[in-house]
The prediction has a mean pLDDT of 81. A computed fold for a 73-nucleotide RNA from a soil metagenome, annotated as transfer RNA. It matches the Rfam family "tRNA". Gene Ontology term of the family: triplet codon-amino acid adaptor activity.

RNA sequence: GCGCCGGUAGCUCAGGGGAUAGAGCGCCUGCCUCCGGAGCAGGAGGUCGCUGGUUCGAAUCCAGCUCGGCGCG
Numbered sequence: 001g002c003g004c005c006g007g008u009a010g011c012u013c014a015g016g017g018g019a020u021a022g023a024g025c026g027c028c029u030g031c032c033u034c035c036g037g038a039g040c041a042g043g044a045g046g047u048c049g050c051u052g053g054u055u056c057g058a059a060u061c062c063a064g065c066u067c068g069g070c071g072c073g
Base pairs, nucleotide, nucleotide: 001072002071003070004069005068006067007066010025011024012023013022018056027043028042029041030040031039049065050064051063052062053061
């Protein structure tokens, strides 16, 4: 330099044009309990890597850039 894959919550990841963007773990609060690290209920937490484009509508499609991984030279 070229090709492919990936970047979504603190972590691991779903979601592939129309939902207030979700799950598990973690975190916080309450309940329960002799205690809670187990169990139950609730809650907080997100510029969906960045910029632009397409569209009535984009996390999702397109282009460029950027970061990471793998392969080739």